This is a predicted structure of a 352-nucleotide part of an RNA (small-subunit ribosomal RNA, central domain) from an uncultured bacterium.

Context: one part of a larger RNA
RNA sequence: CUGGGCGUAAAGGGCGUGCAGGCGGUGCAGUAAGUUUGGAGUGACAGUGCCUGGCUUAACCAGGCAAGGCCUCUGAAAAACUGCUGGACUUGAGGACCAGAGAGGGACAUAGAAUUUCCGGGUGGAGUGGUGAAAUGCGUAGAUAUCCGGAGGAAUACCAAAGGCGAAGGCAGUGUCCUGGCUGGUAACUGACGCUGAGGCGCGAAAGCUAGGGGAGCGAACAGGAUUAGAUACCCUGGUAGUCCUAGCCGUAAACGAUGACCACUAGAUGUGCGGGGUAUCGACCCCCUGCGUGUCGGAGCAAACGUUUUAAGUGGUCCGCCUGGGGAGUACGGUCGCAAGAUUAAAACUC
Numbered sequence: 001c002u003g004g005g006c007g008u009a010a011a012g013g014g015c016g017u018g019c020a021g022g023c024g025g026u027g028c029a030g031u032a033a034g035u036u037u038g039g040a041g042u043g044a045c046a047g048u049g050c051c052u053g054g055c056u057u058a059a060c061c062a063g064g065c066a067a068g069g070c071c072u073c074u075g076a077a078a079a080a081c082u083g084c085u086g087g088a089c090u091u092g093a094g095g096a097c098c099a100g101a102g103a104g105g106g107a108c109a110u111a112g113a114a115u116u117u118c119c120g121g122g123u124g125g126a127g128u129g130g131u132g133a134a135a136u137g138c139g140u141a142g143a144u145a146u147c148c149g150g151a152g153g154a155a156u157a158c159c160a161a162a163g164g165c166g167a168a169g170g171c172a173g174u175g176u177c178c179u180g181g182c183u184g185g186u187a188a189c190u191g192a193c194g195c196u197g198a199g200g201c202g203c204g205a206a207a208g209c210u211a212g213g214g215g216a217g218c219g220a221a222c223a224g225g226a227u228u229a230g231a232u233a234c235c236c237u238g239g240u241a242g243u244c245c246u247a248g249c250c251g252u253a254a255a256c257g258a259u260g261a262c263c264a265c266u267a268g269a270u271g272u273g274c275g276g277g278g279u280a281u282c283g284a285c286c287c288c289c290u291g292c293g294u295g296u297c298g299g300a301g302c303a304a305a306c307g308u309u310u311u312a313a314g315u316g317g318u319c320c321g322c323c324u325g326g327g328g329a330g331u332a333c334g335g336u337c338g339c340a341a342g343a344u345u346a347a348a349a350c351u352c
Base pairs, nucleotide, nucleotide: 003324004323005322006321007306008305012320014203015202016201017200021196022195023194025089026088028086029085030084031083033082034081035078036077037076038074039073040072041071048066049065050064051063052062053061054060092193093190094189096186097185098184099183100182104179105178106177107176108175109174110173111156117151118150119149120148121147122146123145127138128137164171165170208249209248210247211246212245213244217243218242222238223237224236225235260319261318262317263316264315265314268297269296270295271294272293273292274291275290276289277288278287301308302307325352326351327350334345335344336343337342
């Protein structure tokens, strides 16, 4: 130190990498630090257990014996477990070879459709647009509609799926280059090299910030028109930041599966993605077995219920994070970080 918990009641860190630390596979030999046993010391007084005695008894008091945790010593013993040392193994882990899938990441190049907008030209001649209804708006300086040509930006219909990939955030036209991870098969390599991970470091949607570009559509703010008792809104007409690119900040989200990572074990059924093997076949499909991923249903179990159920919230193990009544408050102060916005760490008084 020691409890109970963390899907929805308070509570899983947004995600990774990894130093320290904690924990760690199989068998052999040694050692004896931990561990266990023996012995010695210590364990004040009081107290506790037993015996005896003193107050008439008891409580109380006195005497004797014993027990007693931690700790110390031991050139006494044990060797199962943990540790340490040595040497070995292959199942964990990694590597090699072969095969494979994928919107995984970065850079560059490029395509078409459509839509929209804008510009030029043709036709045309009074409306159009918008709504519940309207109006603001646009339009005889020729709009809307329609045809041709051009400019520009953003996003990539169908394929497309409960589909795929990624640690998470997230990722979707096409091609090239660079590059990370994953899966299956083989077993002729290394030989525990592993798991987790306080700090640290890196990544991290949107919005926001700095500088420079870009700007079609959409669109906070803003303006106008409506609605209304009012309407600082919902609806409509416009519209600036922004949304896009480059470089750098910010570091937060219902960053969610509201479910930390890893390992082992515990009925099944049925889809689907990617592999391997078999059966069958001329060959393929079908069918059967099997690995990895991703869904649905479901038995046992668990659960307050909802539900969950081999992708556990079941049964166990290791390590980390977090919770401990509501409000005050994720606030104040201080620290750290930031250009700022703010982020992070994080109380108390008081009150119910």

The RNAcentral record of the full RNA draws on ENA and SILVA.